A computed fold for a 75-nucleotide RNA from a soil metagenome, annotated as c-di-GMP-I riboswitch aptamer.
RNAcentral holds the sequence, with entries from MGnify.
The coordinates come from a structure-prediction model, not an experiment, and the mean pLDDT is 87.
The model forms 95% of the base pairs in the Rfam consensus.

[in-house]
RNA sequence: GAUAAUAGCAAACUCAUCGCGAGGUGGGGACGCAAAGCUGAGGGUCUGGGUUCCCCAGAUAGUCUGGCUGCCGAA
Numbered sequence: 001g002a003u004a005a006u007a008g009c010a011a012a013c014u015c016a017u018c019g020c021g022a023g024g025u026g027g028g029g030a031c032g033c034a035a036a037g038c039u040g041a042g043g044g045u046c047u048g049g050g051u052u053c054c055c056c057a058g059a060u061a062g063u064c065u066g067g068c069u070g071c072c073g074a075a
Stems, first nucleotide, its partner, number of pairs: 001072001008033002013028006031062001037068003041065003044060007
């Protein structure tokens, strides 16, 4: 980060399955993505519990910032 090229990923929804739950996993499916690859480090949001606005445990990386790594090469 381009009216480029080679590729890649896969939202909603749906089927199956796991979980108290947020949500995860696999199949189908494509809204989109220059890191929509990895990372739960700091915020945010969400879930469960509690002595309840505070604490504990968890989820979310396609919520933001950060860290690590990667393809191409016009301006």